[in-house]
C1' cells in the first nucleotide's frame, strides 16, 4: 500500500465484501509451568448467613473482678506466755456497709467519629461535567500561628431501685444520682447589630456613641482540653465566559413566567419564597417537545485531521428497595441514622412487630456469559484516644479463571539403507524424511539441603514463598487453513444430493471449493468462530468529492436576514502575528535512564503539544470608525429595432350550417372495405346570409420576454434591453435561507360562447381478441370573464454576477471610419474549431477552460416520491417525505459483434421467365408411432428419415425365448502335472452346442544304453489343473483422438513492425472504380506479411512428336459375310510427353489505371467445360456400434456357444423413389446406332430341349484378342380409336424355374388366370441456366441367391426461359440503432392465479409516560390557637406559694409524596378485515428495447 465483485471485453462512477488493529469478551477444540494485569457489560432483579465504625474509664456515675485498707467473725478456733485473773500473737470464713487501689472488664450519661473510607451509574442534555474566571455575597469540626480569657453559682437525668403493661419488640409510673449534660451572673481582649463619617469596585477596611454577648475540666506536676477573635492551611457553597448528543415529520414556548418595591428564608446571592406593581422574558445563532445518555483526565483506531468509547486506574457528580420529609452535626436532607406513604419478604399467642449486600464473601433468578461463604492488621492508609491499644471485608495477600499482555519449555549434536508403515504413481519411482531407529550431550518438572528484601529498634499474613546447591531423569502439541482475494495440492467418496460459503461463487460421475485422507502453509499454549469499534472508505470530501449525460441545479423572478464586497487617507487594535507569566492534577502516551536473570510490570527524570486567563508589543490584511475618489452601480440627454406585455375597434381568406338557383345518381371513406350521406335530390357547381375560431403568403438558421411564453392589422395604456454623449450621485454593489409574485397544457367553479377539431361514448372495419392503430359520427373541453390549481423531458437535462484567456464565419439591432465589394467597436443570435477541460461523448470568449462571492442540490439499486404527519386545495391532487424488507449490483460513455417488419451496394435457380416433378393412385423403400418376448443400436430443421446398411431366409445379429460353457470362442506370462501325449474314427444322449465313452495313435531337441531298429532319462511344443488375466456392439461423442457433415468454393480470416485512443480497440481490412473473388487498380497513416481466392493437379475439347498388337484398313487379294489373309502405321483409337488462351492483338469506353463492351485470329475466348481442392472459425452437430481411448461397470456373465424367433408386426401419419392415368401413347413385325465396365470358386459362345424363367452343352477367354452382350428410345410397316380401354398393372390362384444344409415366418424369376386404386393430383412445395433439364437404356460394387424400383458410373437422343432485383430465402461490404452478447429461437413490463415474508390502515382493546382540572391527602417543616402539662431563668414574697419567660403534649391553617375521578397529548403492543410492496419454479394476456413493426417519453384527465 492494496485487492475481488456489474461487461463479451473497456474506462469512468456507484454500492457490496476482504486482507490490518483493539476488546471487561462469549463460544468451539485443544491445554504444560511462571511473572504482570484483569473478572456481573444483562435484572438500580431478589437475597440466607458471616462479617464490613467504632473508640475513649485520663469526661462521668454505678456495677462486676483483683488487691489493700477496713469491718464483722472476736478479744472466737488455735498458739505462746501466766502471776492462772489475765496477757501477747492471732487465723479460716463472711463482708449488707466504708475507704483505697487496678495501665482490668463494660451496660449507662457524655464526647468525637459515624457527612471519610467502600458500591453502583438508575437518574441526569443540567452550571451535571470539562476549561478558565468571580464572590464587595458566603461557610469550614479536628490541624498551625497570634490575641485574650478560663471568676462565681444553680437545676435535673439515663443508669440503678421498686411497681405494672405486653407474645415479642419494647414500654409506662414512682424513687435516687454524677458529669467535659444543661442553665444563669460576673467580666468583654475581641465579636456582632443600629446610627454617624471617611475609605471603596455592591454586603471592602477603618473610626466613634449606644447596646447584646464566652468557657469545663481531666490528670498529677508536665500537660491535655474549654471559651472568644485575628490570621492560615484544608474542604465545601454559590455565580458566570466558552466547549462536548440525535430528531424541525418537536416551531412556537413561558403567570412564578420576566421585571421593579419591599418582606422572610439561607452560611450567602437571587422568584429561593410571599405580597403589591409592571407586562414582559425565550426563539431558526433552533427556545419548547421527543429520543438517547452519568461528566473528564484518558482508551481503542487513524499519517493526520478525525471516528469511536468513558471497564479496570485517577477527578467530579448522582443515588443507596420506589417516593416524600426533615432532626442532627462544622459538615447529610444521612448506603450499614430517624419518620411517614407504597410494593415486597419475614415473625406473631393475629393484638401487632421486623427488614433493606449498587460494602466484602456467597446464594437464586436472569444470561453467551464474570471468582473463595480464605488470611492478616506484618506493611500503607484511616477513626478514636495522652497513650498502650482497639476497630478497619479500605489495604495487604493467598485461592479460582488461557481472560489479556509478557518470559520459558516440550530439547541439542550427530546420524541414509534414504528402514518400516502410510500416501501418490507414466509402476521407473517420488514423497513423508534427518524426520524416526541407533549414538553423544544438556537439563523444566520432582525430591533433598540451604534460605532473603520488604522490617537499619520490635512486629511478617505472604512463607520455608523468591532465590541458590545436589541428586535421579528425554520429558504435553494443538488448532485453523490450502479455489481466487490469500501463503499452502493429490487421491477416495458423493452427484444441484449431501454440504461449503467473508465476497465473486463451488456441487448435475474424472470436484486442488462438499466429507475423509496423504502432504502442505500459517500461528502456536494456543488457534478458530461470533459479536462490536476504527481502518482500508477521498464512500458526508476542513485536510479531501462532486450535479449537461453516472446520484444531483431549484420552472422563473422580486427581495429580507444572511454571506461577500472596488479604491485611496486617517484612527482604533476587535479578528490577526510575537513575547512573557499563569493554569492546563497525578496516573497515562513520549524520551532518557534505574530495579525486577530478560520482557510484561515497576520507579526516577525530562519532555511535548492544544485551550483558557493576564500582560507587553506589531499593524501588512479583515473588521470598527472618520474623510475622499470614480472604473462597479445607478441616473440625465439624444436616437433607432422587436410576434414584450394589457385593452379596445376593425379586415380577409377558409371550415361549417342555412336559403335560393343549377344539375343527375352517386358522393365520401380506405390498404381494401364498410358504417355514413344521396331520388324527400345529395356530392359538385353559382350566388346570398349567420356564426365561431384561428391569422395563409411575408416567415427567416429572424425577432421580444426573467421563465411559461409570443405573430392579421389599426388605436391607446406600459416594462425592458441596446447604442451615443462621458453631464449627475458616489459602493447606493453581488448573491439570497424564509417569504411574496409570475408560471405551457390538463383540470376544477360560477355564467357565457360553441365553426371547427376532440377525450369519454356509438357505429364499420381489421384481428386469435382490438375496450387500440383505420373509418364514419360525437359530448365535455378547446374560446371568452372572473377565481381557483401551480406541475411537465417547465431542457442548453447546464443556478446568479463578475473577471481574465488563440480564432474562423454567418446573421439580427446600433455607431464610427471608408464607400461596388470592405473595415473598425458595443450588444444579442447560430455555426465550425485552438489551448484547456472532460470517464468517453463532447464544451471550447453564450465554456463543461481558468478563479472568485452567494444560493440551491446529490450519497448503491428496489420498496418510494409510496406510507404516516405538518401545510395548501372545492376536489383532482401538490408539497415536505421515511422505515421495515429485498438485491449485488443498478447505472454512464465508448468498443468489438450479432440482430432490425432501419438505409446503402452487391451476389445465389433466391425470386421472376420457363421445362419437369412431388403432395392425390398403387407398390417398394426409410422413418414416426403403435404393437411385441424382441420387433437390436444409432442418425431427428435445413444438416435424420432408398442414412450407417456397397445385399437381415441360417450366418450376418448387437435383441428375444429356450439349451449349454467358466482361464472362457481369443492374446500372453508364471506355477505343477501330463506325455500311450496332441489328435482322435465309430458309438450313446441331445434341435445343436455340448456331454459320456472309445479302437486307431504321432512330432521336435539333448544325454545315455546301444550306437541298424529299438530302449531308457531330461526338456520342448502340444494337452491338463492352477493363478495373472482374457471378453465386453455394456455406459458417457457432454472426458477425447480420428474421421465426417453443415454454414460455404461464401470471400472472407488474421499477423508484425508503424499510427491514433486512458483503454476495449482502431487503422491496415475504410473511400473511388472494378471484379467470380480482400480480383486488380487509383486514393490513403500506413507499410508489408501469412491462411483463403486464382493458378500449379486431374480428366474432356484442337493439333504436333514417339509408338503399332489383341487396336485400325489408305492400297492388294478373298469370302454368303467378317481385319479374313497380305502389306502398312496414313487414318480412328489406344496412351506417354509436348504445343496451344495470355485481355497476346485491334477499336471503343474508362481516370492515360484496374478492368468493361465489340472485333479479328482460332478447335477453343475472357476461369474454354468438368473434377479434385473446403481460410479463421460456428453448431458441447454426429460418430465410444468402423478402429483408437481416459474413467465407470459386468466377471458360473452385460463374456462365449448353440437351437428357434426377431430386426420383415400394421389402426395410422411422414420422407425418398418407381410404375402409371395414355394416342408425342399401347401392342407387335422388322432395321440401325453407344460408352463405361466385369469375369477362373468366374464370365460363358455355338448347338439342343422347354412358351418361358431355365436345362443340357461345354468352344473361347487370367482379356484393345473370348464371353457377359440383345443397347433402349429412335426408324420403317401393321393393329388399338379415347374406353378403367389392347391405357394401367397392384392384388390373388394355379403350375413351374433357379440359389442355397434350409425359401413357412422371410428370397427371386417364368407361365397361365385374376385385372385393383388411377381419368394429371388441395393447401403447399422440390429440381434444373447447354450437351444442363427431360427422356432412353447399358455395366458395376456388395453378393450363394436376393426383396436394386437403392447406390455408384456410362454413353443415346435433346429443348425451353431468364424482362429485370420489387417481393420470398440464404450470403458479402459499408453505414444506422439498441435496453441484445447463451447475441430476436434474444431481452423484457404491469394485471391475473399459487405461496412465503416484512409494512401501511382499520371497528376497537391493553399498556407505558406526560399534561390539565376537580376531590383526598400521611410524615414534616413553617405558621397561628388557646384549654392542658411544665426543673433551672426573671417578679412578688421571709417561706409555702403566685405570676412571667421558655418549653411539651394538642387544635387549626398553608405547602405536599401517594390515591382517586375526569378529560387531553405522545408513544408501544395487539385486531376481524383490508391496501399495496417484495421474493419464488413455472402459468394466463399483452406490450418496451430496431422505425420493436402505432417513433418513444413527460405532465393532466
Nucleotide at each position: 500500500a492494496g485487492a475481488g465483485u456489474u461487461u463479451g471485453a473497456u474506462c469512468a462512477u456507484g454500492g457490496c465484501u476482504c486482507a490490518g488493529g483493539a476488546u471487561g469478551a462469549a463460544c468451539g477444540c485443544u491445554g504444560g509451568c511462571g511473572g504482570c494485569g484483569u473478572g456481573c457489560c444483562u435484572u438500580a432483579g431478589a437475597c440466607a448467613u458471616g462479617c464490613a465504625a467504632g473508640u475513649c474509664g485520663a469526661a462521668c456515675g454505678a456495677a462486676g473482678c483483683a488487691c489493700c485498707u477496713u469491718g464483722c467473725g472476736a478479744c472466737u478456733a488455735u498458739c505462746a506466755c501466766u502471776u492462772c485473773g489475765g496477757u501477747g500473737a492471732g487465723a479460716a470464713g463472711c463482708a449488707a456497709u466504708a475507704g483505697g487501689u487496678g495501665a482490668c472488664u463494660u451496660a449507662g450519661u457524655g464526647g468525637c467519629g459515624a457527612a471519610c473510607g467502600g458500591g453502583u451509574g438508575a437518574g441526569u442534555a443540567a452550571c451535571a461535567c470539562g476549561u478558565g474566571g468571580g464572590u464587595g455575597a458566603c461557610c469550614u469540626g479536628c490541624c498551625c500561628c497570634g490575641a485574650a480569657g478560663u471568676g462565681c453559682g444553680g437545676c435535673a437525668u439515663a443508669a440503678c431501685a421498686a411497681g405494672g403493661g405486653g407474645a415479642a419488640a419494647c414500654u409506662c409510673u414512682u424513687g435516687c444520682u454524677a458529669a467535659u449534660u444543661c442553665c444563669g451572673c460576673a467580666u468583654g481582649u475581641g465579636c456582632u447589630c443600629c446610627c454617624a463619617c471617611c475609605u471603596c469596585u455592591u454586603g471592602u477596611g477603618g473610626u466613634g456613641u449606644g447596646a447584646g454577648u464566652a468557657a469545663a475540666g481531666a490528670u498529677u506536676u508536665a500537660u491535655c482540653g474549654c471559651u472568644u477573635c485575628g490570621g492560615g492551611a484544608u474542604g465545601g457553597g454559590c455565580c458566570c465566559g466558552c466547549g462536548g448528543u440525535c430528531c424541525a415529520u418537536c416551531a412556537g414556548c413561558u403567570a412564578g413566567u420576566u421585571g421593579g418595591u419591599a418582606g422572610g428564608g439561607u452560611a450567602a446571592u437571587g422568584g429561593c419564597c410571599u405580597a403589591c406593581c409592571a407586562a414582559g422574558g425565550c426563539u431558526a445563532c433552533g427556545a419548547c417537545g421527543g429520543a438517547u445518555a452519568g461528566c473528564c483526565g484518558g482508551c481503542c483506531u487513524g499519517a493526520g485531521a478525525g471516528g469511536g468509547u468513558g471497564a479496570u486506574c485517577g477527578g467530579c457528580c448522582a443515588c443507596a428497595g420506589g417516593g416524600g420529609c426533615a432532626c442532627u452535626g462544622a459538615g447529610a436532607c444521612a448506603c450499614g441514622g430517624g419518620c411517614c406513604c407504597c410494593a415486597c419478604u419475614c415473625c406473631u399467642a393475629c393484638g401487632g412487630g421486623a427488614g433493606g449486600c449498587a460494602g466484602c464473601a456467597g446464594u437464586u433468578a436472569g444470561g453467551a456469559a464474570u471468582c473463595u461463604u480464605c488470611c492478616a492488621c506484618a506493611a500503607u492508609g484511616g477513626g478514636c484516644g495522652a497513650a498502650a491499644g482497639c476497630c478497619u471485608g479500605a489495604u495487604g495477600g493467598a485461592g479460582c479463571g488461557a481472560c489479556g499482555c509478557c518470559g520459558c519449555g516440550u530439547g541439542a549434536g550427530g546420524g541414509a539403507u534414504g528402514a518400516a508403515g502410510g500416501c501418490c504413481u507414466u509402476a521407473g519411482g517420488g514423497u513423508u524424511g534427518u524426520a524416526a531407529a541407533c549414538c553423544u550431550c544438556u537439563a523444566a518438572a520432582a525430591g533433598a539441603g540451604g534460605g532473603a528484601c520488604g522490617a537499619u529498634a520490635a512486629u511478617g499474613a505472604c512463607g520455608g514463598u523468591a532465590c541458590c546447591u545436589c541428586u535421579u531423569g528425554a520429558a504435553u502439541a494443538g488448532c485453523u487453513c490450502c479455489g481466487g482475494c490469500u501463503a499452502a495440492c493429490u487421491c477416495c467418496g458423493u452427484g444441484c444430493c449431501a454440504g461449503c460459503a467473508g465476497c465473486c461463487g463451488c456441487g448435475g460421475u474424472a470436484a486442488u471449493a462438499c466429507g475423509g485422507a496423504g502432504g502442505g502453509u500459517g500461528c502456536a499454549a494456543g488457534c478458530g468462530u461470533u459479536a462490536u469499534c476504527c481502518g482500508g472508505a477521498a464512500u458526508c470530501a476542513c485536510u479531501g468529492g462532486g450535479c449537461g449525460u453516472a446520484a444531483a441545479g431549484g420552472g422563473c423572478g422580486c427581495g429580507u436576514a444572511g454571506g461577500c464586497g472596488g479604491u485611496u487617507u486617517g484612527u482604533u487594535a476587535a479578528g490577526u502575528c510575537c513575547g512573557a507569566u499563569g493554569u492546563u492534577a497525578a496516573a497515562u502516551c513520549c524520551c532518557g535512564a534505574g530495579g525486577c536473570u530478560c520482557a510484561a510490570c515497576c520507579u526516577c527524570g525530562g519532555a511535548u503539544c492544544a485551550g483558557c486567563g493576564u500582560u507587553g508589543g506589531a499593524u501588512a490584511c479583515u473588521g470598527g470608525c472618520a474623510g475622499g475618489c470614480u472604473c462597479g452601480a445607478c441616473g440625465g440627454u439624444u436616437g433607432g429595432a422587436g410576434a414584450g406585455g394589457c385593452g379596445a375597434g376593425u379586415g380577409g381568406a377558409a371550415u361549417u350550417a342555412c336559403c335560393a338557383g343549377u344539375g343527375u345518381a352517386g358522393c365520401g371513406g380506405u390498404g381494401g372495405a364498410a358504417u355514413g350521406c344521396g331520388u324527400a335530390g345529395a356530392u359538385g357547381c353559382u350566388g346570398g346570409u349567420a356564426g365561431g375560431g384561428a391569422c395563409a403568403c411575408c416567415c427567416a438558421u429572424u425577432g421580444c420576454g426573467a421563465a411559461g411564453g409570443c405573430a392579421g392589422c389599426u388605436c391607446g395604456c406600459u416594462g425592458g434591453a441596446c447604442a451615443a454623449c462621458a453631464c449627475g450621485u458616489g459602493a447606493c454593489g453581488c448573491u439570497g435561507a424564509g417569504g411574496c409574485g409570475c408560471g405551457a397544457a390538463a383540470g376544477u367553479g360560477u355564467g357565457g360562447g360553441g365553426a371547427g377539431c376532440a377525450a369519454a361514448c356509438c357505429g364499420g372495419a381489421u384481428u386469435a381478441g382490438a375496450u387500440a392503430c383505420c373509418c364514419g359520427g360525437g359530448u365535455a373541453g378547446u374560446c371568452c370573464a372572473c377565481a381557483c390549481c401551480c406541475u411537465a423531458a417547465a431542457c442548453g437535462a447546464u443556478g446568479c454576477a463578475u473577471a481574465c484567456u488563440u480564432g474562423g464565419u454567418g446573421u439580427c439591432g446600433g455607431u464610427c471610419c471608408g464607400u461596388u465589394g470592405g473595415g473598425a467597436u458595443c450588444g444579442g443570435c447560430g455555426c465550425c474549431g485552438g489551448a484547456g477541460c472532460u470517464a468517453a461523448c463532447g464544451c471550447g470568449u453564450u465554456a463543461a477552460g481558468u478563479a472568485u462571492g452567494c444560493c440551491g442540490c446529490c450519497u448503491g439499486g428496489g420498496a418510494a416520491g409510496u406510507a404516516c404527519g405538518g401545510c395548501c386545495g372545492c376536489a383532482a391532487g401538490g408539497u415536505u417525505g421515511a422505515a421495515a424488507c429485498u438485491c449485488a449490483a443498478a447505472g454512464g460513455a465508448a468498443u468489438u459483434g450479432a440482430c432490425g417488419g432501419g438505409g446503402g451496394c452487391c451476389c445465389g435457380c433466391a425470386c421472376a421467365a420457363g421445362c419437369g416433378g412431388u403432395g392425390g393412385a398403387g407398390c417398394a423403400u426409410g422413418u414416426g408411432g403403435u404393437u411385441u418376448a424382441a420387433u437390436u443400436c444409432g442418425a431427428u430443421g435445413c444438416a435424420a428419415c432408398g442414412c450407417g446398411a456397397g445385399g437381415a431366409a441360417c450366418c450376418u445379429u448387437a435383441c428375444c425365448g429356450g439349451g449349454g460353457c467358466u482361464u472362457g470362442a481369443c492374446a500372453u506370462g508364471c506355477u505343477g502335472g501330463u506325455g500311450g501325449u496332441a489328435g482322435g474314427a465309430g458309438c450313446c444322449c441331445g434341435a445343436a452346442a455340448g456331454g459320456g465313452u472309445a479302437a486307431c495313435g504321432a512330432c521336435c531337441u539333448c544325454u545315455g544304453g546301444u550306437u541298424u531298429a529299438c530302449c531308457a532319462g531330461a526338456g520342448g511344443a502340444g494337452c491338463c489343473a492352477g493363478u495373472a488375466c482374457a471378453g465386453g456392439u455394456g455406459c458417457u461423442g457432454c472426458a477425447u483422438g480420428g474421421u465426417u457433415g453443415u454454414c460455404g468454393u461464401c470471400a472472407g480470416c488474421u499477423c508484425g513492425u508503424g499510427u491514433c485512443g486512458u483503454g476495449a480497440g482502431a487503422u491496415g481490412u475504410u473511400g473511388g472504380g472494378u471484379u467470380a473473388a480482400g480480383u486488380c487498380c487509383c486514393a490513403c497513416a500506413a507499410c508489408g506479411a501469412g491462411c483463403g481466392c486464382a493458378a500449379c493437379c486431374c480428366c474432356u475439347g484442337u493439333c504436333c512428336u514417339u509408338a503399332g498388337u489383341u487396336g485400325c484398313c489408305a492400297c492388294a487379294g478373298g469370302u454368303a459375310a467378317u481385319g479374313c489373309u497380305g502389306a502398312g502405321c496414313a487414318c480412328u483409337c489406344u496412351a506417354a510427353g509436348g504445343a496451344g488462351a495470355c485481355u497476346g492483338c485491334c477499336a471503343g469506353g474508362g481516370a492515360c489505371a484496374a478492368c468493361c463492351u465489340g472485333g479479328a485470329g482460332g478447335a477453343a475466348g475472357g476461369u474454354g467445360g468438368g473434377g479434385a481442392u473446403g481460410a479463421c472459425g460456428u453448431c458441447a452437430a454426429a460418430u465410444c456400434c468402423u478402429c483408437a481411448u481416459g474413467g465407470c461397470c459386468c466377471u458360473u456373465a452385460u463374456g462365449u456357444c448353440c437351437u428357434g424367433g426377431g430386426c420383415g408386426a400394421c389402426a395410422c401419419a411422414c420422407g425418398u423413389g418407381c410404375u402409371a392415368c395414355a394416342a408425342u401413347g399401347g401392342c407387335u413385325a422388322g432395321u440401325a446406332c453407344a460408352g463405361a465396365g466385369g469375369g477362373u470358386u468366374g464370365c460363358a459362345a455355338a448347338c439342343c430341349c422347354g412358351u418361358a424363367a431355365g436345362g443340357g452343352g461345354g468352344a473361347g477367354c487370367c482379356a484393345a484378342u473370348c464371353c457377359c452382350a440383345g443397347a433402349a428410345a429412335a426408324c420403317u410397316g401393321g393393329c388399338c380409336c379415347c374406353a378403367g380401354u389392347u391405357g394401367g398393372g397392384a392384388u390373388u390362384g394355379u403350375c413351374g424355374g433357379c440359389u442355397g444344409c434350409a425359401a413357412c415366418u422371410c428370397g427371386c424369376c417364368g407361365a397361365c388366370a385374376u385385372g385393383a386404386a388411377c381419368g394429371a393430383g388441395g393447401a403447399a412445395u422440390c429440381g434444373c441456366u447447354a450437351g444442363c433439364a427431360a427422356u432412353c437404356g447399358c455395366g458395376c460394387a456388395u453378393c450363394a441367391g436376393c426383396c436394386a424400383c437403392g447406390g455408384c458410373g456410362c454413353g443415346g437422343u435433346g429443348a425451353a426461359u431468364a424482362c429485370g432485383u420489387u417481393c420470398c430465402c440464404g450470403g458479402g461490404c459499408c453505414u444506422u440503432g439498441u435496453a441484445c452478447a447463451c447475441a430476436c429461437c434474444g431481452c423484457c413490463c404491469g394485471u391475473c392465479a399459487c405461496a412465503c415474508c416484512a409494512c401501511g390502515a382499520a371497528a376497537g382493546u391493553c399498556g407505558a409516560u406526560u399534561c390539565c382540572a376537580c376531590c383526598u391527602g400521611a410524615a414534616g417543616u413553617c405558621a397561628u390557637c388557646g384549654g392542658g402539662c411544665u426543673a433551672a431563668c426573671c417578679c412578688c414574697g421571709u417561706a409555702a406559694g403566685g405570676g412571667g419567660a421558655g418549653g411539651c403534649a394538642g387544635g387549626u391553617g398553608c405547602c405536599u409524596a401517594g390515591g382517586g375521578u375526569g378529560g387531553g397529548g405522545u408513544u408501544g403492543a395487539u385486531g376481524a378485515u383490508u391496501g399495496g410492496g417484495g421474493u419464488g419454479a413455472a402459468g394466463u394476456c399483452g406490450u418496451a428495447c430496431a422505425a420493436g413493426g402505432u417513433a418513444g417519453c413527460c405532465g393532466u384527465a

The RNA shown here (small-subunit ribosomal RNA) has 1501 nucleotides and comes from an uncultured bacterium. Rfam family: Bacterial small subunit ribosomal RNA. The sequence is in RNAcentral, with records from ENA and SILVA. Model confidence (mean pLDDT): 84 of 100.